Description
This is a predicted structure of a 73-nucleotide RNA (transfer RNA) from a Candidatus Saccharimonadota bacterium. Its Rfam family is "tRNA". Rfam classes the family as a transfer RNA. Rfam's curators write: Transfer RNA (tRNA) molecules are approximately 80 nucleotides in length.

């Protein structure tokens, strides 16, 4: 210098063919307990890595950039 993969909640990750952003764990509140753990119920938490493009509509498509890993030279 060139190619590939990944980037979504605090963490680990889903998200099908473009059509209302989700799960588990964690966190908060409440129930059960003398208390803790466990368990049950409810809730908070996201400009989907950044910028631009395509589209009526983008987490998903296209381009560039950033970071990490990897392959070639």
């Nucleotide at each position: 210098g060139g190619g590939g993969u990944a980037u979504u909640a605090g963490c680990u990750c889903a998200g099908u063919u473009g059509g209302u952003a989700g799960a588990g764990c964690g966190c908060a509140u409440g129930g059960u307990u003398c208390g803790c753990a466990a368990u049950c119920a409810u809730g908070a938490g996201g400009u989907c890595g950044g910028c631009g493009g395509u589209u009526c509509g983008a987490g998903g498509c296209c381009g560039c950039c950033a970071u990490a890993c990897u392959c070639c030279a």